[in-house]
RNA sequence: UGAGUCGGCCAGGCGACCGCGUUCCCUUCGGGGACCGAGGAACGUCCGGGCUCCACAGGGCAGGGUGGUGGCUAACGGCCACCCGGGGUGACCCGCGGGACAGUGCCACAGAAAACAGACCGCCCCUCGCAGCGCGGGGGGUAAGGGUGAAACGGUGCGGUAAGAGCGCACCAGCGCGGCGGGUGACCGCCGCGGCUCGGUAAACCCCACCCGGAGCAAGGCCAGACAGGGAGUGAGUCGCCCGCUCAACGCUCCCGGGUAGGCCGCUGGAGGCACGCGGCAACGCGUGUCGUAGAUGGAUGGUCGCCGUUCGCCGCCGGGUAACCGGCGGCGUUCACAGAACCCGGCGUAUCGGCCGACUCAUCCA
Numbered sequence: 001u002g003a004g005u006c007g008g009c010c011a012g013g014c015g016a017c018c019g020c021g022u023u024c025c026c027u028u029c030g031g032g033g034a035c036c037g038a039g040g041a042a043c044g045u046c047c048g049g050g051c052u053c054c055a056c057a058g059g060g061c062a063g064g065g066u067g068g069u070g071g072c073u074a075a076c077g078g079c080c081a082c083c084c085g086g087g088g089u090g091a092c093c094c095g096c097g098g099g100a101c102a103g104u105g106c107c108a109c110a111g112a113a114a115a116c117a118g119a120c121c122g123c124c125c126c127u128c129g130c131a132g133c134g135c136g137g138g139g140g141g142u143a144a145g146g147g148u149g150a151a152a153c154g155g156u157g158c159g160g161u162a163a164g165a166g167c168g169c170a171c172c173a174g175c176g177c178g179g180c181g182g183g184u185g186a187c188c189g190c191c192g193c194g195g196c197u198c199g200g201u202a203a204a205c206c207c208c209a210c211c212c213g214g215a216g217c218a219a220g221g222c223c224a225g226a227c228a229g230g231g232a233g234u235g236a237g238u239c240g241c242c243c244g245c246u247c248a249a250c251g252c253u254c255c256c257g258g259g260u261a262g263g264c265c266g267c268u269g270g271a272g273g274c275a276c277g278c279g280g281c282a283a284c285g286c287g288u289g290u291c292g293u294a295g296a297u298g299g300a301u302g303g304u305c306g307c308c309g310u311u312c313g314c315c316g317c318c319g320g321g322u323a324a325c326c327g328g329c330g331g332c333g334u335u336c337a338c339a340g341a342a343c344c345c346g347g348c349g350u351a352u353c354g355g356c357c358g359a360c361u362c363a364u365c366c367a
């Protein structure tokens, strides 16, 4: 200097005028004033909770979720670190990461044959025949060579054989058994012995391990208001089914039908933010101090102007450079994204104009 990888931050600023919302103060009751007033995703509603109600959330079935190990957390399908496998020169990135020896299913086409499968071209032995250094028929042996395929019952080499084959041997890979060392662990490394070797797919059904009451702020509570009945059942109890338990025939449940439906609370002080210190590889935890940052309800924060800033283009000047080009200053024009709280919080996913910062990797050059 160039090309990359990973992480973090910001999300226009200031002023004036007019116009909005909550709260507070003043008021001559007309109004005046002060502070504050959307997000990194507020979006999706995909997970997990706080909170509320039902309430034996007791047990079970069905159903659902997760899936290497160890940590963090209120919890999670999240985050951090590590292990294994794969990709990359590398920084790093990816993984629906338990089980194929419980069972079932599938592996098209090609191929002889796709799971305890098999002989197309071949190789060897015996025999018969012939137009005879070979060809054809029959019998037996074989899976080393060739072919097909994504994948063909270990690989290389030597021996052996009629020809071959782990048939035997050496080395290697794998598997099983035994042992030693490291690690909390998943796992990693090493040594010895051995049958010689027993597809793939579970993001197919399934098996295994662990987890899961239900419904949700339109939850729920208080005040106000308004009531017209008719029918069925013997039961009702927050997904469905079973057992249990609790309540109940003056009641309750369900169906058809009529009336009322306004206000207040919930509603913002939290697993909170910020700063510093300590512990930890990290996620994060602990301690001290400090802050008080929207609470609407047909649903507020907008408009105009000026200056500054941001994006892009052009022009001029200066600097570096052989050049391409790069940087700085000024002028003119232009641009400013995705988007909008509604009980709150922790995540994930998606959208997005741009700008800034940090660490690391590779290549080239110089000192």
Stems, first nucleotide, its partner, number of pairs: 001363010012308007020037002023034004039338001043349002046347005051216004058243004063212005068082005083097001084095004098207002103205002105201003120146002122142009154172006173197001175194008220265004229256006235247003272291008309336001312333009

The RNA shown here (Bacterial RNase P class A) has 367 nucleotides and comes from Serinibacter salmoneus. The RNAcentral record of the sequence draws on ENA and Rfam. Lineage of the source: Bacteria > Bacillati > Actinomycetota > Micrococcales > Serinibacter.